[in-house]
Molecule: TPP riboswitch aptamer (THI element)
Organism: Thermogemmatispora sp.
């Protein structure tokens, strides 16, 4: 100088299912896949067989070289107790990046032996 490798800082994206008791207000506890399956605080609806919506943090994954995640999709096959569970759809559309510091790779020049 490059840097498609790696730490850092800062700042952004994102998901949170499926099912068994139990409780009877937004709650407890176990089973499954998975990095993660809501850990802590608050709002709000408001008395309902439903257990939801929203907001701030946090733990997790991901940032364009983008399979985190979202559309497609109430798809398609297989399997399961289910359930994108597990392939297929598909390198298909969409998708959130900037900093100089170190390290390590590669490279050129100067200089000295």
């Nucleotide at each position: 100088g490059a840097u498609u490798g790696g730490a850092c800082c800062u700042g952004g994206g994102g998901g949170a299912g499926c099912u068994c008791g139990g409780g009877c207000a937004a709650c407890c506890g176990g089973g499954c896949u998975g990095a993660g399956a809501g850990g802590g605080c608050c709002u709000c609806u408001g008395u309902g067989a439903g257990c939801g919506a929203g907001g701030c943090c946090g733990a997790c994954c991901c940032c364009u070289c983008g399979a985190a995640c979202c559309u497609g999709a109430c798809c398609c096959g297989g399997g399961u107790a289910a359930u994108a569970c597990c392939g297929g759809c598909g390198g298909a559309g969409g998708g959130a990046a900037g900093g100089g510091u170190c390290c390590g790779u590669c490279u050129g020049g100067c200089u000295g032996c």